[in-house]
Context: one part of a larger RNA
Molecule: small-subunit ribosomal RNA, central domain
Organism: uncultured organism
RNA sequence: UUGGGUUUAAAGGGUGCGCAGGCGGUGUAUUAAGUCAGUGGUGAAAUGCUGCGGCUCAACCGUAGACUUGCCAUUGAUACUGGUACACUUGAAUGUAGUUGAGGUAGGCGGAAUGUGUAAUGUAGCGGUGAAAUGCUUAGAUAUUACACAGAACACCGAUUGCGAAGGCAGCUUACUAAACUAUGAUUGACGCUGAGGCACGAAAGCGUGGGGAGCGAACAGGAUUAGAUACCCUGGUAGUCCACGCUGUAAACUAUGAUCACUGGUUGUUGGCAAUAUACCGUCAGCGACUGAGCGAAAGCAUUAAGUGAUCCACCUGGGGAGUACGUCGGCAACGAUGAAACUC
Numbered sequence: 001u002u003g004g005g006u007u008u009a010a011a012g013g014g015u016g017c018g019c020a021g022g023c024g025g026u027g028u029a030u031u032a033a034g035u036c037a038g039u040g041g042u043g044a045a046a047u048g049c050u051g052c053g054g055c056u057c058a059a060c061c062g063u064a065g066a067c068u069u070g071c072c073a074u075u076g077a078u079a080c081u082g083g084u085a086c087a088c089u090u091g092a093a094u095g096u097a098g099u100u101g102a103g104g105u106a107g108g109c110g111g112a113a114u115g116u117g118u119a120a121u122g123u124a125g126c127g128g129u130g131a132a133a134u135g136c137u138u139a140g141a142u143a144u145u146a147c148a149c150a151g152a153a154c155a156c157c158g159a160u161u162g163c164g165a166a167g168g169c170a171g172c173u174u175a176c177u178a179a180a181c182u183a184u185g186a187u188u189g190a191c192g193c194u195g196a197g198g199c200a201c202g203a204a205a206g207c208g209u210g211g212g213g214a215g216c217g218a219a220c221a222g223g224a225u226u227a228g229a230u231a232c233c234c235u236g237g238u239a240g241u242c243c244a245c246g247c248u249g250u251a252a253a254c255u256a257u258g259a260u261c262a263c264u265g266g267u268u269g270u271u272g273g274c275a276a277u278a279u280a281c282c283g284u285c286a287g288c289g290a291c292u293g294a295g296c297g298a299a300a301g302c303a304u305u306a307a308g309u310g311a312u313c314c315a316c317c318u319g320g321g322g323a324g325u326a327c328g329u330c331g332g333c334a335a336c337g338a339u340g341a342a343a344c345u346c
Base pairs, nucleotide, nucleotide: 004317005316006315007300008299012314014201015200016199017198021194022193023192025088026087027086028085029084030083031082033081034080035077036076037075038074039073040072041071042070049065050064051063052062053061054060091191092188093187094186095184096183097182098181099180100179103177104176105175106174107173108172109171110154114150115149116148117147118146119145120144121143125136126135162169163168206247207246208245209244210243211242215241216240220236221235222234223233258313259312260311261310262309263308265292266291267290268289269288270287271286272285273284274283295302296301319346320345321344328339329338330337331336
């Protein structure tokens, strides 16, 4: 390179937007760049191939032919691709009328629980465990009652539910804001798909500055357990967890399954619309689930939400270890991230 692959064997980028590029709906006309056909020129010789011939054969040599699959010019063809012009509506978008939701950002409010403080009642234990001890407590704890304050999270509803591109999103409410779906078929008229680089977003932990700090809780201390126990269990407890702004840019960022389009059997549940009615159902569109076929698959299994049948574009893989390491480069305050080998070895 050809070929083959990427749920689990190596392999789908964490996710989106999008420049270039690649690919792209229907009809008519035109052009003739790609494409196809003819002709001319050129494509050195030798080599290689085929025919014939010469050394007694062969190697070797001579000769003729074909080949030289290419390039240039020219004359035609016009189905397909491309260019140009005009038109179309089914792809795409917009409008109109509705609907839906933990979608996002900012503000306000609420109750339960927890902890602390003050006051009161009250007296000897409380707490914790497999059992204990450390710990708290006569300076009055634990328990109970009242009031106050603080921070964080929102029981029930709650669901195989819903929304979001992914990360993710859940008390109530207000403002601003994004989206999807349905119906209609009014408007534009291919405006589309994908997308190397690029840009943006991106859990947790971590970092910087300033706040905050109830509970929980790396590190740490003590008590246990144990042969030991730098652990599991217990008592404490700092960073952190929370907020604002900035950075980091990674995860089993998982559906371990890239995006888009078309096609291909059924059964059943459910969410949001629409339509229709005999108010039993049933139909249809968009989602979320379960089961089972054909087909696929090494099997497990997937199965209209495909891992089936096809098309377009991107990303990635090529034995295990060495190694996601070294070196270099880029990014970062750092931690580290991105890119990413080889020797050697089996």